[in-house]
RNA sequence: UCUUAUCAAGACGGACGGAGGGAAUAGGCCCUGUGAAGUCCAGCAACCUUAAAGCGUUUGCUUUUAACGGUGCCAAAUCCUACAGAUGAUAUUCUGGAAGAUAAGA
Numbered sequence: 001u002c003u004u005a006u007c008a009a010g011a012c013g014g015a016c017g018g019a020g021g022g023a024a025u026a027g028g029c030c031c032u033g034u035g036a037a038g039u040c041c042a043g044c045a046a047c048c049u050u051a052a053a054g055c056g057u058u059u060g061c062u063u064u065u066a067a068c069g070g071u072g073c074c075a076a077a078u079c080c081u082a083c084a085g086a087u088g089a090u091a092u093u094c095u096g097g098a099a100g101a102u103a104a105g106a
Stems, first nucleotide, its partner, number of pairs: 001106007013041004020031003025082004043073002047070002049066001051064005078099001083096004
């Protein structure tokens, strides 16, 4: 870089730390000395992985199950908007896309 899948659920605690943080740009809206980022422990989930059943039958698919290991995650929908379409009243709402994140594969 490409392909596929997922992104409104869940985890909200403790120790160290000591001022920022919510990807980037812009606008908005938020979190934060009642302690931000970061590190560790705990926790969540179930992509890889385990087991069972069913279907297909070459490798696959579906449902259930487990959580030692590899990742990931742990305010708010991926915090919201940005482009296009629909709705409509300039509001608003909805859908899709783009961009991004994570996993597995190439």